A computed fold for a 531-nucleotide part of an RNA from an uncultured bacterium, annotated as small-subunit ribosomal RNA, 5' domain.
Rfam family: Bacterial small subunit ribosomal RNA. Gene Ontology terms of the family: structural constituent of ribosome and ribosome.
The RNAcentral record of the full RNA draws on Greengenes.
[in-house]
Context: one part of a larger RNA
RNA sequence: GAACGAACGCUGGCGGCAGGCUUCAUACAUGCAAGUCGAGCGGUAAGGCCCUUCGGGGUACACGAGCGGCGAACGGGUGAGUAACAGGUGGAUAACCUGCCUCUCGGUGGGGGAUAACUGCUGGAAACGGUAGCUAAUACCGCAUGUGGUCGUCCGGUCCUCGGACUGGACGAAGAAAGGCGCUUCACGGCGUCACCGAGAGAUGGGUCCGCCCCCCAUUAGCUAGUUGGUGAGAUAACAGCUCACCAAGGCUUCGAUGGGUAGCCGAGCUGAGAGGUUGAUCGGCCACACUGGGACUGAGACACGGCCCAGACACCUACGGGUGGCAGCAGUAGGGAAUAUUGGACAAUGGGCGAAAGCCUGAUCCAGCCAUGCCGCGUGAGUGACGAAGGUCUUCGGAUUGUAAAACUCUUUUCUGAGGGAAGAACAUCUGGGUGAGGAAAUGCUCCCAGCUUGACGGUACCUCAGGAAUAAGGGACGGCUAACUCCGUGCCAGCAGCCGCGGUAAUACGGAGGUCCCAAGCGUUGUUC
Numbered sequence: 001g002a003a004c005g006a007a008c009g010c011u012g013g014c015g016g017c018a019g020g021c022u023u024c025a026u027a028c029a030u031g032c033a034a035g036u037c038g039a040g041c042g043g044u045a046a047g048g049c050c051c052u053u054c055g056g057g058g059u060a061c062a063c064g065a066g067c068g069g070c071g072a073a074c075g076g077g078u079g080a081g082u083a084a085c086a087g088g089u090g091g092a093u094a095a096c097c098u099g100c101c102u103c104u105c106g107g108u109g110g111g112g113g114a115u116a117a118c119u120g121c122u123g124g125a126a127a128c129g130g131u132a133g134c135u136a137a138u139a140c141c142g143c144a145u146g147u148g149g150u151c152g153u154c155c156g157g158u159c160c161u162c163g164g165a166c167u168g169g170a171c172g173a174a175g176a177a178a179g180g181c182g183c184u185u186c187a188c189g190g191c192g193u194c195a196c197c198g199a200g201a202g203a204u205g206g207g208u209c210c211g212c213c214c215c216c217c218a219u220u221a222g223c224u225a226g227u228u229g230g231u232g233a234g235a236u237a238a239c240a241g242c243u244c245a246c247c248a249a250g251g252c253u254u255c256g257a258u259g260g261g262u263a264g265c266c267g268a269g270c271u272g273a274g275a276g277g278u279u280g281a282u283c284g285g286c287c288a289c290a291c292u293g294g295g296a297c298u299g300a301g302a303c304a305c306g307g308c309c310c311a312g313a314c315a316c317c318u319a320c321g322g323g324u325g326g327c328a329g330c331a332g333u334a335g336g337g338a339a340u341a342u343u344g345g346a347c348a349a350u351g352g353g354c355g356a357a358a359g360c361c362u363g364a365u366c367c368a369g370c371c372a373u374g375c376c377g378c379g380u381g382a383g384u385g386a387c388g389a390a391g392g393u394c395u396u397c398g399g400a401u402u403g404u405a406a407a408a409c410u411c412u413u414u415u416c417u418g419a420g421g422g423a424a425g426a427a428c429a430u431c432u433g434g435g436u437g438a439g440g441a442a443a444u445g446c447u448c449c450c451a452g453c454u455u456g457a458c459g460g461u462a463c464c465u466c467a468g469g470a471a472u473a474a475g476g477g478a479c480g481g482c483u484a485a486c487u488c489c490g491u492g493c494c495a496g497c498a499g500c501c502g503c504g505g506u507a508a509u510a511c512g513g514a515g516g517u518c519c520c521a522a523g524c525g526u527u528g529u530u531c
Stems, first nucleotide, its partner, number of pairs: 001531004006527005013378006019371002021336001026334003030331003035070003040067002043063002047061001048059004077289003087213007096206002101202007109143001111141002118133006150173010179194006215261003222252003227249008264286004268279004291312005314325004342368001344367003350364001351362004381411004391402004416468006425458001431452005437446001475520005480501003486515005496503002
């Protein structure tokens, strides 16, 4: 000199953009943060509408609870642990998986038994149950079919890293599925669409393995028994001591094993001419964690923050028998601390979940509030104005300086106040009307186009116009040298200053005050940390 997620002192007009518990991964009151689908199902608790004998009934405009599906593994938080294939980078997977999505091929036949809701009885203070009976499904379970796939046996082909990979044929075995809505038809049925099942390919997302890189200590020198390898088996989506049985005695290490300390890693940030040093806040990628420890279940995906089970600590309720909870989500509270914000608005936009859609949910997100925390911009007026006014300060008493500074006159209105107008961000989607195209017996439906209707939290905000009036707006630090800026008074090695040198013991440009000056400026200094 530069920088900061800063803090402290003094001061403080506005706007834009950003940032805001760095400390105890401390404890948490309260509210919200993950739901959705009635076009899967049985139904009808509430509301609406209709009827009513006022008891109730109907409708399905809808929908509580329940069964079922999808989601809840994303999004959001934190950095405790971790020195590790955790991360970065480059490869491998002939050792693997992949719901939803896209394309292609083939299929969806026929049955069965339950169960929640509900009703009756009943246990319990509650949490929550028990028992008997009834009922449905895209819930569950057999049977049939089997293109293809899987497995086994046999016969080949191509390639190969010689371990295998891909593929053709024959035989055998086990093994799938579900309907809903709409259109049409007298009916059987047919069609459309969304679903469902099997298979292949893609896309996306992951798993695993390897080369290299990745902090300090040798005042840590030896470490290791599933340890190192083999055979066989099991487990896994998958390789593998991953696990197990047996066999062998190996494996790592001064090119730093093992142990200890510290630490999430990176893109990047800061600094520096660079080399380098340092940091890992915000934003983005990856990892790990979710009161502490352990475990599995479900599922395409978890060993699962707002799921389950067990143990523990803590806290709460209790009728003392027993139960309940997990803010390192958004706000907020208490404590801690030098220190870090509102128990706000909206789903309008972007994105996500569900749904055919309307839509619902979304503390993600978008906004608003608080804070000079930072960066950037603007303003606190401009011009004229000497009799160099008054006052202050200094004085050699002549004057000098504050100083064109003020006053005064003229002007402007960025800001401010009041009034008026007033956005962009909105593109959709749906619906209505019309049209086009493919297909179809036709219709609904599908694709595309046009027009209309409709949607804004921010916000009556930004911005614009008019009116008024210099009106509403300057401080902080320093002035001995380094280092830009000097005199007077007070004090008298006292009080005090100080980054270093140092200053102060009676003329202190160094302490305290005043005037003046210098430097920055809505900030200025101090402290801390890094270069």